[in-house]
RNA sequence: GCGGGCGUAGUUUAUCGGUAGAAUGGCGGCUUCCCAAGCCUCAGAGGGCGGUUCGACUCCGCUCGCCCGCU
Repeated sequence: GCGGGCGUAGUUUAUCGGUAGAAUGGCGGCUUCCCAAGCCUCAGAGGGCGGUUCGACUCCGCUCGCCCGCU
């Protein structure tokens, strides 16, 4: 330099055009003499910028980061 893959919550991951769900972690509560465990509740997420579309995490382009291959 060229090609390909992957970017979603603090972390690990689902969903794949129509409100983004879970696990774990976090706040609060219940339980307990206390802690742990358990149960309930709440908050928290689409790398960035454009385009297509009535509507984009999803499709397209560029770009950034990481990984792999080739040179």
The RNA shown here (transfer RNA) has 71 nucleotides and comes from a Selenomonadaceae bacterium. The prediction has a mean pLDDT of 81. The organism belongs to Selenomonadaceae, within Bacteria. Its Rfam family is "tRNA". By type it is a transfer RNA.